[in-house]
RNA sequence: AUCUUAUCAAGAGCAGGCGGAGGGACCAGCCCGAUGAAGCCCGGCAACCGACCCCAUUAGGGGCACGGUGCUAAUUCUUGCUCGUUCAUUCACCCGCUGUACAGCUUCUUCUGGCUGCGCAGCGGGUGACCCAUGAACGGAGAGAUAAGAA
Repeated sequence: AUCUUAUCAAGAGCAGGCGGAGGGACCAGCCCGAUGAAGCCCGGCAACCGACCCCAUUAGGGGCACGGUGCUAAUUCUUGCUCGUUCAUUCACCCGCUGUACAGCUUCUUCUGGCUGCGCAGCGGGUGACCCAUGAACGGAGAGAUAAGAA
């Protein structure tokens, strides 16, 4: 370096020491960092493998944390794909509500108010079209990390 299997939504010092400017694998983003990065030590978390203990005693299940690792900002920080599902954005029509321009009728001494018609705008709902692109959520693949094993 390659392959296989399992896991990756929880947890762990935002007052520990040394150290000094970088780090979050890569891309793009977005973050962390002199109120101190990487790295090392200590502490802690978890329980993959081994040891040990308990139950079944053929798989296996539970415990412990002694040994080997691992981890200790953000979901594996998000993304990366001619991948899937749903929804939204677009257009047409219909319905409802709100606002407003105009016209008619009407009320009143006046200001003004009410009703009807029609146009426009916004919002909400329904049906159909487009099913192309973009965005969001969820899932999958890929990539990566760790453990255990294989050749």
Overview: Model confidence (mean pLDDT): 77 of 100. This is a predicted structure of a 151-nucleotide RNA (SAM riboswitch aptamer (S box leader)). It was read from a public genome assembly, where an Rfam model found it. Rfam family: SAM riboswitch aptamer (S box leader). Rfam links the family to the GO term regulation of gene expression.